[in-house]
RNA sequence: GGGGCUGUAGCUCAGUUGGUAGAGCGGUUGCAUGGCAUGCAACAGGUCGUCGGUUCGAGACCGAUCAGCUCCA
Numbered sequence: 001g002g003g004g005c006u007g008u009a010g011c012u013c014a015g016u017u018g019g020u021a022g023a024g025c026g027g028u029u030g031c032a033u034g035g036c037a038u039g040c041a042a043c044a045g046g047u048c049g050u051c052g053g054u055u056c057g058a059g060a061c062c063g064a065u066c067a068g069c070u071c072c073a
Stems, first nucleotide, its partner, number of pairs: 001072007010025004019056001027043006049065005
């Protein structure tokens, strides 16, 4: 220098055909126990890497860009 993959909750990751963003773990609160561990229930937590475009509508499509991983030289 060129090619490919990844970027979504604090962490690990889903998200089908473009149509109200989710799970597990973790956190908070409540209940159960004399208490802890643990179990159950509820709640909080998201500029979907960034910018622009297409569209009535984008996490998903198009372009650019940033970061990480990887292959070729």
Overview:
This is a predicted structure of a 73-nucleotide RNA (transfer RNA) from a Rhodospirillaceae bacterium.